[in-house]
Parts: sequence; C1' cells; structure tokens
RNA sequence: GGAGUCGGCCAGACAGUCGCUGGCGCGCAAGCGCUGGAGGAAAGUCCGGACUUCACAGGGCAGAGUGCGAGAUAACGUCUCGACGGUGCGAGCCGAUGGAAAGUGCAACAGAAAGCAAACCGCCGAUGUCACCGCAAGGUGGCAGGUAAGGGUGAAACGGUGCGGUAAGAGCGCACCGCGUCGCUGGCAACAGUCGACGGCACGGCAAACCCCACUCGAAGCAAGACCAAAUAGGCACUCAUUGGCGUGGCCCGCGCUGAGUGCGGGUAGGUUGCUUGAGCCGUAAGGUGACUUACGGCCCAGAUGAAUGACUGUCCCCGACAGAAUCCGGCUUAUCGGCCGACUCCGACC
Repeated sequence: GGAGUCGGCCAGACAGUCGCUGGCGCGCAAGCGCUGGAGGAAAGUCCGGACUUCACAGGGCAGAGUGCGAGAUAACGUCUCGACGGUGCGAGCCGAUGGAAAGUGCAACAGAAAGCAAACCGCCGAUGUCACCGCAAGGUGGCAGGUAAGGGUGAAACGGUGCGGUAAGAGCGCACCGCGUCGCUGGCAACAGUCGACGGCACGGCAAACCCCACUCGAAGCAAGACCAAAUAGGCACUCAUUGGCGUGGCCCGCGCUGAGUGCGGGUAGGUUGCUUGAGCCGUAAGGUGACUUACGGCCCAGAUGAAUGACUGUCCCCGACAGAAUCCGGCUUAUCGGCCGACUCCGACC
C1' cells in the first nucleotide's frame, strides 16, 4: 500500500422567527414565563417476561414447544464460553447437533439388485456333468455352478490400502488405517486420546415421517382492569292517594285505563385512573475467559387520546438513508445514504 474478518458508535451542524404538546409557576380569565418532547430499528408482532382479569387441591391423558454440554438471566426459541461436524490459506463463519441394535414406515428415475441384499457385463469353471479330439496322459467347447476384485446405475450398493492366498475371488489370513465394545487417563460435562485389551466388522440413510426419550407450558390481553357518573327509559323498596282523573253510560252501581313523592342499586354517554421511576441510564471500583453480577456516586430522559414532536429563513459541509412512540421491558428478524473508532487476518514492497 492492497484485500478482508469481527466488534462498537454517529444518523447533517449551528443560529433566528412563528407554531403544536406534557409538567411546574404566576394570573379571576385570556394568557405569560421556565422546562421536557421519537428510533436504532419506534417496524414485523415471531419468541420471552412484568402487570391485569378469569380459571385452578393433587396427579394423569391429550395438545403445543424446545432438543450437543456447562453457564448467564426475571424469563426465553436469546446471549456467553466450550464440544463435535462442515467451510475458508487465515482472522473467522455456518450448523433443523437427543434416539435408527423399541416398533411402524419411506426412497422418484436409473439399475441385476434399495434392506433377513443382489448378479447385467465381466472373471473363473478347481468340483460335477455333456459333446468332440486323442491309444493314453490330457486338451477344446458347453452346461450346472463359483465369485463380488474390475465395469456399469444411483443421492446412497454392506469398510480402505498393500501383501499373502485362490480355479477366479473374497476379512479368507496378515500388517497398517478406519469402525465397534469394554477399560484407563483428562475434563463438572458435551467429549477427547500417537493409551490398553477384545471383536474380522456384526449395526447403511431419512426422526424438517409417525414414533420414543428428557425438559417446559392454564387462558385472554391496557379496547387488560379499577373508579366517578348524567339526561331519557326501565327495575326494586317504602310512604301517600284510591272520597282523585279519564273512558263506557241518560244517571247510580259496576267494569276498564291512569298515579304522586322519597330512597336505593345496575348500566349508557362522558370523565378519571392504569401511564410511565424503570429487571432504568451514566461514571468509577471489584469479581468472572465471557454473557453478566455486585458495591458506591450521580441523573430524570415523550406520555398524547382525533391523538403533539412541525414550518420558514440564514450560514456551512462530504448535501443527509430507512423510517415515526400509544401499557412497559429483554430478545430475534427485516429496512437503512454516508461515515468514524478499535482489535485481528492474508498478500506485496521497502528498511
């Protein structure tokens, strides 16, 4: 100098004017003053929790989720450190990573054969048998059969290399490698080993097929929920009237209809609350490889409800992306102009 990997951070700056809105103060009021006012994702609503209401003795079934180990945490499907596998020269990155000797099931096409393997081409034809040749020994060809080295199919074909062996072959035998079981050693563990013994190898793949195993899980959500509470209509209780009013009727009796007042409680409109001080943020110190935790000090940092967070002007620059709270937190995922910082890797050149 070039090419990369990982982690963190910023998200136009400054000034002025006019607005919107929460809080506080002043004011009878109108209003005035001071002060706060979107994000790293406020998003998707995919996980986990707080909070609230309902349900709930305990246990089981069903259902859903998670799935290498240890830890972090309020909790998690998140995070950290580690193990194993894959990948990259490397810094690193990726992993749906429990169980296939409990059972059931699946494997298109190709291929002889796809799961107690099988034999198309090939190789052999020692053994048995047939035909021919030969006096004979034997030879040639075929069949029965043997084989799984080689070829071919497939995503996958029942360990690999070499030597021996054989008719040809084959863990058939042996050496090394691999694999399995047991032990030993190290590690909390996952797991590992130039370790030891045994076993010729018995046990192919798929569990993102059913299933088995272990662990976790009650449901709904701030339009949760709590409180205050009109007008009108209706409900309940008490008191009063029933010698009242209206209708029928010529009139009386009779019959039918109709009250007044007070109190109570439910609910609607509307209002208040839940609402933002919180698993909070910043700094220092300590513990831990780390996620994180603890102690001390400091800080208050949106809270609306037709729902504020805006507009204009000026100067400057590298000319500014994705996007906007609605109960609150912890994550994940997705979108995103440009730039800054730190750690590390590879390549080249020079000293």

This is a predicted structure of a 351-nucleotide RNA (Bacterial RNase P class A) from Permianibacter aggregans.
The model forms 95% of the base pairs in the Rfam consensus.
The RNAcentral record of the sequence draws on ENA and Rfam.
Its mean pLDDT, the model's own confidence on a scale to 100, is 78.
Its Rfam family is "Bacterial RNase P class A". Its family is annotated with dimeric ribonuclease P complex, ribonuclease P activity and tRNA processing in the Gene Ontology. The family's RNA type in Rfam is ribozyme. Rfam's curators write: Ribonuclease P (RNase P) is a ubiquitous endoribonuclease, found in archaea, bacteria and eukarya as well as chloroplasts and mitochondria.
The source organism's lineage runs through Bacteria, Pseudomonadati, Gammaproteobacteria, Pseudomonadales and Permianibacter.